This is a predicted structure of a 165-nucleotide RNA (Lysine riboswitch aptamer) from a chicken gut metagenome. Of the family's consensus pairs, 98% are formed in the model. Its mean pLDDT, the model's own confidence on a scale to 100, is 77.

RNA sequence: AAUAGAGGAGCGGGCGAACAUGAGUACCCCUGCCCUGCGGGAAGCGGAUAUUUCCCGGCGGGAGGGAAAGGGUAUCCCCGCCGAAGCGCGGCGUUAUUCCGCAUCCGCCGCCGCUGGGCGCAAAGGUUAACACCCUUGCGACUGUCACCGACGUGGAGAACUAUU
Numbered sequence: 001a002a003u004a005g006a007g008g009a010g011c012g013g014g015c016g017a018a019c020a021u022g023a024g025u026a027c028c029c030c031u032g033c034c035c036u037g038c039g040g041g042a043a044g045c046g047g048a049u050a051u052u053u054c055c056c057g058g059c060g061g062g063a064g065g066g067a068a069a070g071g072g073u074a075u076c077c078c079c080g081c082c083g084a085a086g087c088g089c090g091g092c093g094u095u096a097u098u099c100c101g102c103a104u105c106c107g108c109c110g111c112c113g114c115u116g117g118g119c120g121c122a123a124a125g126g127u128u129a130a131c132a133c134c135c136u137u138g139c140g141a142c143u144g145u146c147a148c149c150g151a152c153g154u155g156g157a158g159a160a161c162u163a164u165u
Base pairs, nucleotide, nucleotide: 001165002164003163004162005161008082010081011080012079013078014077016076017075018073019072027065028064029062030061031060032059033058034057039056040055041054042053043052044102045101046100047099048098085115086114087113088111089110090109091108092107093106116143117142119140120139121138122137123136125134126133145156146155147154148153
């Protein structure tokens, strides 16, 4: 250098299946009050400019009827795998009534920038209906790997470790 491997609640993906949540919510129906058409409201935030698009309202009560999507999973199935992958930073694109700025969602590329791995607890952030989920940091024991050590143990990092050539 090449090839092949191992870590296990292993990683990522799938408009796949199932399940829970969403939610007795939105909405429909009945009903009371208020507003209302030369009017009012909405389109992530701020500003500018315009009048672009869409809509017809708001607050309650109720014998009643009653969803869905996104997101999710120590489950099953399928696919790709073991820096699997995730995060950070930078660039590009997209999301948007028009323009500018910002934030967010999604996607691609780059950087030998950080993290061995999963779990539990706490905090900040993201998203949201959510204390689910994602992500970062800290702590804790566990676990795989190599090194040191008489032993108990201690330490390091995945461009590592093991095997073969």